[in-house]
Context: one part of a larger RNA
RNA sequence: GGCUUAUGGUGGAUACCUAGGCACACAGAGGCGAGGAAGGACGUGGUUACCGACGAUACGCUUCGGGGAGCUGGAAGCAAGCAUUGAUCCGAAGAUUUCCGAAUGGGGCAACCCUAAGUACGGCCUGUUGAAUCCAUAGACAGGUACGAGCGAACCUGGUGAAUUGAAACAUCUAAGUAGCCAGAGGAAGAGAAAACAACAGUGAUUCCCCUAGUAGCGGCGAGCGAAGCGGGAAGAGCCUAAACCGGUGGGCAUGCCUGCCGGGGUAGUGGGACAGCGACAGGGAAUCCGGAAGCUAGACGAAGCAGUUGAGAGCUGCACCAGAGGGGGUGAGAGUCCCGUAGUCGAAAGUGGAAGGAUACUAGCUGGAUCCCGAGUAGCGUGGGGCACGUGAAAUCCCGCGUGAAUCAGCGAGGACCAUCUCGUAAGGCUAAAUACUCCUGUGUGACCGAUAGUGAAGAGUACCGCGAGGGAAAGGUGAAAAGAACCCCGGGAGGGGAGUGAAAUAGACCAUGAAACCAUAAGCUU
Numbered sequence: 001g002g003c004u005u006a007u008g009g010u011g012g013a014u015a016c017c018u019a020g021g022c023a024c025a026c027a028g029a030g031g032c033g034a035g036g037a038a039g040g041a042c043g044u045g046g047u048u049a050c051c052g053a054c055g056a057u058a059c060g061c062u063u064c065g066g067g068g069a070g071c072u073g074g075a076a077g078c079a080a081g082c083a084u085u086g087a088u089c090c091g092a093a094g095a096u097u098u099c100c101g102a103a104u105g106g107g108g109c110a111a112c113c114c115u116a117a118g119u120a121c122g123g124c125c126u127g128u129u130g131a132a133u134c135c136a137u138a139g140a141c142a143g144g145u146a147c148g149a150g151c152g153a154a155c156c157u158g159g160u161g162a163a164u165u166g167a168a169a170c171a172u173c174u175a176a177g178u179a180g181c182c183a184g185a186g187g188a189a190g191a192g193a194a195a196a197c198a199a200c201a202g203u204g205a206u207u208c209c210c211c212u213a214g215u216a217g218c219g220g221c222g223a224g225c226g227a228a229g230c231g232g233g234a235a236g237a238g239c240c241u242a243a244a245c246c247g248g249u250g251g252g253c254a255u256g257c258c259u260g261c262c263g264g265g266g267u268a269g270u271g272g273g274a275c276a277g278c279g280a281c282a283g284g285g286a287a288u289c290c291g292g293a294a295g296c297u298a299g300a301c302g303a304a305g306c307a308g309u310u311g312a313g314a315g316c317u318g319c320a321c322c323a324g325a326g327g328g329g330g331u332g333a334g335a336g337u338c339c340c341g342u343a344g345u346c347g348a349a350a351g352u353g354g355a356a357g358g359a360u361a362c363u364a365g366c367u368g369g370a371u372c373c374c375g376a377g378u379a380g381c382g383u384g385g386g387g388c389a390c391g392u393g394a395a396a397u398c399c400c401g402c403g404u405g406a407a408u409c410a411g412c413g414a415g416g417a418c419c420a421u422c423u424c425g426u427a428a429g430g431c432u433a434a435a436u437a438c439u440c441c442u443g444u445g446u447g448a449c450c451g452a453u454a455g456u457g458a459a460g461a462g463u464a465c466c467g468c469g470a471g472g473g474a475a476a477g478g479u480g481a482a483a484a485g486a487a488c489c490c491c492g493g494g495a496g497g498g499g500a501g502u503g504a505a506a507u508a509g510a511c512c513a514u515g516a517a518a519c520c521a522u523a524a525g526c527u528u
Base pairs, nucleotide, nucleotide: 001527002526003525004524005523006522007521008520009519016478017477020450021449022447023446024445025444026443027442028441029439030438031151032150039100040099041098042055043054044053046078047077050074051073052059061094062093063092064091065090066089070082071081072080105114106113107112115118121148122147123145124144125143126142127141128140129139155186156184157183158182159181160180166173170220196203197202207234208233209232210231217225218224238431239430240429241375245264246263247262248261249260250259251258252257253256269409271374272373273372274371275368276367277366278365283363284362288359289358290357295352296351297350299346300345301344305319306318307317308316309315320337321336322326328340329339330338380404381403382402383401384400385399386398390416411426412425413424414423415422465472466471485512488499489498490497491496
């Protein structure tokens, strides 16, 4: 020096645990804001640095409910108090709510300054004034105005719109109308009551799922892209206008025309309506109004066990009991009967919620067929694009730019160029619940989800720290049942240790449960 074994040190793996996460289900809620939000700054405590709570009425104020013995947050101590005349605490409704922030009297380097006090700006209403330009209008000014703005995780609609990448290069193509950015809305949004789909048979608004089907197709026919009808389900709901015509009331003028407003009328494709005649008053019935049940926001009652064993019993032993309750958690180990609870049953002054029910809006049919109406710079067409699974293709259907430009039912559109026949529908106005998407948030529950290098980045942290900044971004859990957290003595300046004492245990002593390995030391053996 090496090896082996043992005993320690160091270290913090492993198993155990959970205070924190993750995922999902079912309900709820789906918004907050000029009545000043979200988010902050600064303050408020007897003592108060931090977190949480609150706002100069500042660890809190008032009222109404609940509750019933302790209380003055996490968080000890000291001090001083409160409470059965009901505190603390829980719920509902109020009051207060500094300063910044859309920030809004003016300014500004947010949380400050000035002013002396005001809705800043925009919209809307009213009034005054008032150009070019006569009337007028634009504009200006004043007053009024609980209309807007700003924030918010995803979902939604619209506008705009990449590149990496794939094609084994790359340009059409793909990625992808994705990401990003912008605008806007709602609890959902969008779509929606056929100018639909089909095929000689039929269906009957929209949406979503399954299937059709990786089919028909598209495609440097490469890479790739990729339907629809039917069928099966979820849900189910239909309506209002424009016009013709009638009544009322205005305006313009060439005085018989044009035009506006209000009310009635009217809404369809086996065409309907106006118009003319006949005729009905019952039934249906909202998505509107009234109404206000359940539920929700605090809670209450709630069965049944003792003894021995042990540091401690819930385990074990012995003898019992309850069960509409043997879900769960806690208690000195593992408890149906110890505690909180659980099954079951009750409960609201106030707020929320909105079912049943009621009312109203709305709503019929027949005959006639002459006249009138049936959504115009629209449809269509040409041209240039976009979007449709469809890349210009034979390219329909849909949308946009430019140009051109019809018809009113003997009409018009569609059925994938186009034409004929046939069939289906009725464009150029509008509204519409449900089935569907999502989860910043609340409640309950569940997990062949994690258990501290895992699970969120975070067992509290967007902290410490880094960066001028945008931004990046950690580590870090466990004494014990209970602090009973080691009085006192000894060595030492202290740190630390030795006794003593506590405890079941101190090799549980705060660097604290278990305590692997590397590494270090000591002892013994073997060996060079």